The prediction has a mean pLDDT of 76. The RNA shown here (Bacterial RNase P class A) has 348 nucleotides and comes from a marine eukaryotic metagenome. RNAcentral holds the sequence, with entries from MGnify. Rfam family: Bacterial RNase P class A. It is annotated as a ribozyme. About the family: Ribonuclease P (RNase P) is a ubiquitous endoribonuclease, found in archaea, bacteria and eukarya as well as chloroplasts and mitochondria.
RNA sequence: GAGCAAUCGCCUGCGAGAUCGAGAGGAAAGUCCGGGCUCCGCAGAACAAAAUGGUCGAUAACGUCGACCGGUCGCGAGAUCAGGGAAAGUGCCGCAGAAAACAAACCGCCUACUGGGAAUCCAGUCGGUAAGGGUGAAAAGGUGGGGUAAGAGCCCACCAGCAGUUGGGGCGACUCAAUUGGCUUGGUAAACCCCAUUUGGAGCAAGGCCAAACAGAAAGAAAUCGGAGCUGUUCGUGCCGUUUGACUUUCGGGUAGGCUGCUUGAGCGAACGAGCAAUGGUUCGCCUAGAUAAAUGAUCGUGGACUGUCUGUGCAAGCAGACUGUUGACAGAACCCGGCUUAUUUCC
Numbered sequence: 001g002a003g004c005a006a007u008c009g010c011c012u013g014c015g016a017g018a019u020c021g022a023g024a025g026g027a028a029a030g031u032c033c034g035g036g037c038u039c040c041g042c043a044g045a046a047c048a049a050a051a052u053g054g055u056c057g058a059u060a061a062c063g064u065c066g067a068c069c070g071g072u073c074g075c076g077a078g079a080u081c082a083g084g085g086a087a088a089g090u091g092c093c094g095c096a097g098a099a100a101a102c103a104a105a106c107c108g109c110c111u112a113c114u115g116g117g118a119a120u121c122c123a124g125u126c127g128g129u130a131a132g133g134g135u136g137a138a139a140a141g142g143u144g145g146g147g148u149a150a151g152a153g154c155c156c157a158c159c160a161g162c163a164g165u166u167g168g169g170g171c172g173a174c175u176c177a178a179u180u181g182g183c184u185u186g187g188u189a190a191a192c193c194c195c196a197u198u199u200g201g202a203g204c205a206a207g208g209c210c211a212a213a214c215a216g217a218a219a220g221a222a223a224u225c226g227g228a229g230c231u232g233u234u235c236g237u238g239c240c241g242u243u244u245g246a247c248u249u250u251c252g253g254g255u256a257g258g259c260u261g262c263u264u265g266a267g268c269g270a271a272c273g274a275g276c277a278a279u280g281g282u283u284c285g286c287c288u289a290g291a292u293a294a295a296u297g298a299u300c301g302u303g304g305a306c307u308g309u310c311u312g313u314g315c316a317a318g319c320a321g322a323c324u325g326u327u328g329a330c331a332g333a334a335c336c337c338g339g340c341u342u343a344u345u346u347c348c
Base pairs, nucleotide, nucleotide: 001344003302004301006299007298008297010023012021013020025330029341030340032339033338034337035336036335037203038202039201040200049199050198051197052196053195054068055067056066057065058064069083070081071080072079073078084194085193089192090191091188092187093186106133107132108129109128110127112125113124114123115122116121141159142158143157144156145155146154160184162181163180164179165178166177167176168175169174207260208259209258210257216251217250218249219248220247222244223243225241226240227239229237230236267286268285269284270283271282272281274279304327305326306325308323309322310321311320312319313318
C1' cells in the first nucleotide's frame, strides 16, 4: 500500500425525506499467545497435565517488546540462540573405525621366551604400551623436559579448562585480578527425566430485557344434557349441576422474532518535556463503520507514480519535454484491544 473531483448505485443515521452526514485492513487472515468484558465455579492442601526458562526493565498482561550479559557466526556495521541442569538417574551416538565411554591393541613400539641366522636381523607366542599411523563430527587436555624395556599426568614447569577461596567493578546476568585443589570430567534434555516459575472453566452463539404461534394451568361467558321452579301442557325464561371442544381474559416458563451488549477506546492527532530504548507524562484539539447473511461497488476526468518510444541537452550518469500504456498484489470488519505468525504487485 495511492490524492482530488464528478456521475450512477449499495448500506446506515435523524419521525420521515432530501441535491444531507458516516462507510474496511496492514494484514480485517491464521485463531497461536496475552488482556478487557460476561457467565459459571472456587475453605485448604497435594497430584497430574500443559507452557515457559540468562539479567534488569516496559506493560493492563504476555510465550511480546527494549536495553544489557553470555555462546555461535561475520573483516565490519551487525545477525542469531528453546540461553536452567549432562558432576541425580536412564537411554541414544548412523557410516567409518580395533575401540564411541566404569575405554579400546588394527598397524606400529618394547621386554621375555621359542625357532632360524654371522648379525643390532627375520618369523612366531605370552604379555606391556595410548607416544606415532589410520578411521571419524568427536578418540579421554596441549607444549616442553624428566623418566622408562618401550610408554603413559607416572613426575615437573608453563598454558587451556573445571571446582573452590579472596579482593575490585556492576542493581543484576556477569566480568577482571590473585590464589588453592585434584591433575582432567566426550556429545545429546524442541530424548525420557530433574529443578524453578506460571496456569480454574467457557465464551458476544458470553450475558441481560421484551415477547407471537403451539402446548400447559386458572377463570369467564356460550352451547349440550339433567334437575327442580313459574304454567293444565308445550314453547319460553331465569337458577343449580354436568359435559364439551372452539372462543375470550389472565398466569408462569419461554421458541420464532425483536431490543440490548455495540462501539468513547489500555482511542487518534499536535506540541512540550522524561527515558539509551521499549514506553510513559502534561496540555490542547478530534469523534473515525457498527452491518446481521451481512453494505463499503462501478464508470469517467485529473494530479502523482511507474513501463516503453521519440526529441532536446550533456563526455557520461542524468535532466527536461512530447506521445502511449498501466495504476495492478494479498485480501475483506462481525464484542473490543496488545502481540506473534503467515500472504502480498509496486515504490523507497